[in-house]
The RNA shown here (glmS glucosamine-6-phosphate activated ribozyme aptamer) has 165 nucleotides and comes from Mesobacillus maritimus.
Model confidence (mean pLDDT): 76 of 100.
RNA sequence: CGAAGGAAAAAAGCGCCUGAACUAGCCAAAAGUGGAGCAAGCUAGUUGACGAGGAGGAGGUUGAUCGAAUGUUCGGCGGAUGCCUCCCGGUUGCGCGCAAAACCGAAAUUUUUCCUAUAAAUCAUAAAGGUGACUUUAUGGACAAAGAGGAGAAAAUGCGCACAG
Repeated sequence: CGAAGGAAAAAAGCGCCUGAACUAGCCAAAAGUGGAGCAAGCUAGUUGACGAGGAGGAGGUUGAUCGAAUGUUCGGCGGAUGCCUCCCGGUUGCGCGCAAAACCGAAAUUUUUCCUAUAAAUCAUAAAGGUGACUUUAUGGACAAAGAGGAGAAAAUGCGCACAG
């Protein structure tokens, strides 16, 4: 120094880097008065997703919602609250029950209208670190969509029992 083992911390636009791009150093041959440099190569580094939203359980699966951006936020690997199936519990117009269907996991039938939502980075200014590519941070001013929530409108299965007429 490395390996093995152990402990602690740490996450979902999350983690990582071998393609790629960029930075630094080294650097042959040819040409050439001389020198420097370029390209290729080697070594070491840097970059590689900005927030909103999202978890009943099990299994399976992979390009798993929404927008913003001077768009490498490219490409690759892994993961992931998505999706599918089943299971558990529950909700759903006219009193109850069962079934079907559609939904919900503190919410809950379908369609539709309106209201509502602290975005963050980018940007500008200014610090700190680094030879540099870049990294970390502060201040200022903004700008979304989906979802959730609220207020309406319309529509809404079968059977049985009860009640009323």

Its Rfam family is "glmS glucosamine-6-phosphate activated ribozyme aptamer". On this family, see Winkler et al., Nature 2004: "Control of gene expression by a natural metabolite-responsive ribozyme".
NCBI's taxonomy places the organism under Bacteria, Bacillota, Bacilli, Caryophanales, Mesobacillus.